[in-house]
RNA sequence: CUCUUAUUCGGAGUGGUGGAGGGACUGGCCCGAUGAAACCCGGCAACCAGUAGCAUAUUGCUACAGUGGUGCUAAUUCCUACAGAAGUCAAUUUUCUGGAAGAUGAGAG
Numbered sequence: 001c002u003c004u005u006a007u008u009c010g011g012a013g014u015g016g017u018g019g020a021g022g023g024a025c026u027g028g029c030c031c032g033a034u035g036a037a038a039c040c041c042g043g044c045a046a047c048c049a050g051u052a053g054c055a056u057a058u059u060g061c062u063a064c065a066g067u068g069g070u071g072c073u074a075a076u077u078c079c080u081a082c083a084g085a086a087g088u089c090a091a092u093u094u095u096c097u098g099g100a101a102g103a104u105g106a107g108a109g
Stems, first nucleotide, its partner, number of pairs: 001109008013041001015040003021031003027079002042073003047069003050064006077101001082098006
């Protein structure tokens, strides 16, 4: 980097260093000198490993723990983009469903 699969309306800081950007991309709308990114510390969570139990085509389910590997720590993935449905309408706009894209874990190449 590619593929498969699961999840993606919950949760988490009045900390330190740093010093101007950040929220993937489009259009919006936001955050930021009352301090952005990044790093450290703290915290959250429970995907994998772990422990126990149950079932079983060799994996699945449930519970526990928070030791290890990740992850996350403004706003639902901030909303949105594509398709469909319903309502409204002068332009338009609202709601719902599905998909795409993205992110993260696990596995494979």

Predicted 3D model of a 109-nucleotide RNA (SAM riboswitch aptamer (S box leader)) from Natroniella acetigena. The sequence was found by an Rfam model in a public genome assembly.